A computed fold for a 477-nucleotide part of an RNA from an uncultured bacterium, annotated as small-subunit ribosomal RNA, 3' major domain.
Context: one part of a larger RNA
RNA sequence: UGACGGGGGCCCGCACAAGCGGUGGAGCACGUGGUUUAAUUCGAUGCAAACCGAAGAACCUUACCUGGGUUUGACAUGUACGUGGUACGGAUCUGAAAGGUGAAGGACCUUUUCUUCGGAAGAGGAGCGUACACAGGUGCUGCAUGGCUGUCGUCAGCUCGUGUCGUGAGAUGUUGGGUUAAGUCCCGCAACGAGCGCAACCCUCGUCCUUAGUUGCCAUCAUUUAGUUGGGCACCCUAAGGAAACCGCCGGUGAUAAGCCGGAGGAAGGUGGGGAUGACGUCAAGUCCUCAUGGCCCUUACACGCUGGGCUACACACGUGCUACAAUGGCGGUGACAGUGGGCUGCAAACCGGCAACGGUGAGCUAAUCUCCAAAAGCCGUCUCAGUUCGGAUUGUUCUCUGCAACUCGAGAGCAUGAAGGUGGAAUCGCUAGUAAUCGCGGAUCAGCAUGCCGCGGUGAAUACGUUCCCAGGCCU
Numbered sequence: 001u002g003a004c005g006g007g008g009g010c011c012c013g014c015a016c017a018a019g020c021g022g023u024g025g026a027g028c029a030c031g032u033g034g035u036u037u038a039a040u041u042c043g044a045u046g047c048a049a050a051c052c053g054a055a056g057a058a059c060c061u062u063a064c065c066u067g068g069g070u071u072u073g074a075c076a077u078g079u080a081c082g083u084g085g086u087a088c089g090g091a092u093c094u095g096a097a098a099g100g101u102g103a104a105g106g107a108c109c110u111u112u113u114c115u116u117c118g119g120a121a122g123a124g125g126a127g128c129g130u131a132c133a134c135a136g137g138u139g140c141u142g143c144a145u146g147g148c149u150g151u152c153g154u155c156a157g158c159u160c161g162u163g164u165c166g167u168g169a170g171a172u173g174u175u176g177g178g179u180u181a182a183g184u185c186c187c188g189c190a191a192c193g194a195g196c197g198c199a200a201c202c203c204u205c206g207u208c209c210u211u212a213g214u215u216g217c218c219a220u221c222a223u224u225u226a227g228u229u230g231g232g233c234a235c236c237c238u239a240a241g242g243a244a245a246c247c248g249c250c251g252g253u254g255a256u257a258a259g260c261c262g263g264a265g266g267a268a269g270g271u272g273g274g275g276a277u278g279a280c281g282u283c284a285a286g287u288c289c290u291c292a293u294g295g296c297c298c299u300u301a302c303a304c305g306c307u308g309g310g311c312u313a314c315a316c317a318c319g320u321g322c323u324a325c326a327a328u329g330g331c332g333g334u335g336a337c338a339g340u341g342g343g344c345u346g347c348a349a350a351c352c353g354g355c356a357a358c359g360g361u362g363a364g365c366u367a368a369u370c371u372c373c374a375a376a377a378g379c380c381g382u383c384u385c386a387g388u389u390c391g392g393a394u395u396g397u398u399c400u401c402u403g404c405a406a407c408u409c410g411a412g413a414g415c416a417u418g419a420a421g422g423u424g425g426a427a428u429c430g431c432u433a434g435u436a437a438u439c440g441c442g443g444a445u446c447a448g449c450a451u452g453c454c455g456c457g458g459u460g461a462a463u464a465c466g467u468u469c470c471c472a473g474g475c476c477u
Base pairs, nucleotide, nucleotide: 007477008476009475010474011473013471015467016466019431020430021429022428023427026323027322028321029320030319031318032317033316034314035313042053043052064309065308067306069304070303073134077133078132079131080130081129082128083127088105093100094099108125109124110123111122112121113120114119136298137297139296140295141294145292146291147287148286149285150283152281157196158195159194160193161192162191163172164171165170176187177186178185202275203274204273205272207243208242209241210240211239212238213237216233217232218231221230222229246269249263250262251261252260253259325424329383330382331381332380333379334378341372342371343370346365347364350361351360352359353358390421395416396415397414398413399412400411401410437459438458439457440456441455442454443453
């Protein structure tokens, strides 16, 4: 000077408390450990690993294993030599495929010479073959590294110049009195200033105005099954530009300060809500399997094609979720009402067939035009507390779709089956408002596959006395 203390003071945070809903018990899904295996590829391991890399493992992916192959190689550059009826093309046969065999056909560019002007011959290029330099490595080291990322933490801190003090390490400033979300601001002070952070500038939502009016909208006037048509751009909406909020005004309080409390006006009030934005640094934190890269190692193999298998195993343990245990419910009926987004190898209306998944025909749409699109919780009827008309696991069987191919190992539909489960011990998690809870919808990845992830809207609470305690953090001592 720091760090630490079951030392002290001050202060914060869903940290506790006050509440609401979960996890921990059940079944299933996914991830991990362990075990097993020819292989179950690799990494991540308290918070800050474990629906994580992976925005999607049937083949491919794929890095793993088995078997069968290749050796200048799947890929790059260069040298030498050879070939140039060569490149390309691929019938046939063989094989699990890779590969081997290679029939018919069959070019191109530059240039020289000859020419009967049809072409012929030669040299070079591209290509191919051989040899060599080299390629290649998801092999090792994240404790050799760059880059990127997590974390403390969106916590309010971290420093510098000059001056002063101290022999010096260092201190001061940055401490103190108030105040703030904030090292935010005010006052004081051997300090005076400054930088990185804070805040603001950026995006978005909330109000209004102007401009614009199709594919959007419809108040008035006609018209219709229908904003459908005439018409209109008032409204809604869209998208470009502005206005608006600053403790600005009033009262109180405070030290006459910074500020704080209340009120008015206002769409909005004291940072208006949300996002992006992450200081100096910490953890030799994570990543050599995104990429880049030093060193080491392999080079007929630790490289490179292929087939099949594995990553999907299963006495068990942990984590994250989904579905439930029911009546605030299940089932049946019923023209109620959204918002993000996506669409040409695509989205598909409508009609027809099928109990259904889906199939057939196929209008329209490169989309404010057409379409995915049905929103679901809602409302009405029934069931009457039961392992049930709850719950749906498991299993049998018949099908549908994608795709060369669903056995290992996909998703979906019909019929039958109808397990555990009656609210979950110790413990533990999230959340302070359009939030929690609950309800559905869209998208990326993607042939197919979503209980995950990223978004969207509908309905819409309870509680916060307070800071003694638990946890994390800041300042002073």